[in-house]
This is a predicted structure of a 73-nucleotide RNA (transfer RNA) from a Patescibacteria group bacterium. The prediction has a mean pLDDT of 81. Rfam family: tRNA. By type it is a transfer RNA. About the family: Transfer RNA (tRNA) molecules are approximately 80 nucleotides in length.
RNA sequence: GCCAUUGUAGCUCAGUUGGUAGAGCAGGUGCUUCGUAAGCGUCAGGUCGUCGGUUCAAUCCCGACCAAUGGCU
Numbered sequence: 001g002c003c004a005u006u007g008u009a010g011c012u013c014a015g016u017u018g019g020u021a022g023a024g025c026a027g028g029u030g031c032u033u034c035g036u037a038a039g040c041g042u043c044a045g046g047u048c049g050u051c052g053g054u055u056c057a058a059u060c061c062c063g064a065c066c067a068a069u070g071g072c073u
Base pairs, nucleotide, nucleotide: 001072002071003070004069005068006067007066010025011024012023013022019056027043028042029041030040031039049065050064051063052062053061
């Protein structure tokens, strides 16, 4: 320098071939317990990597860029 894959909650990851995003763990809180843990419920937490384009509407489609990983030279 070129190619491919990945980028979504604090962490690990789903997701829809376009119609306002979820799970598990972690966190707050309630019940239970003499108390803790465990268990059960509930709540909060996201400009979906960045910037543009297409569209009535983009996490999703297109382009560029950034980062990580792998491969080639």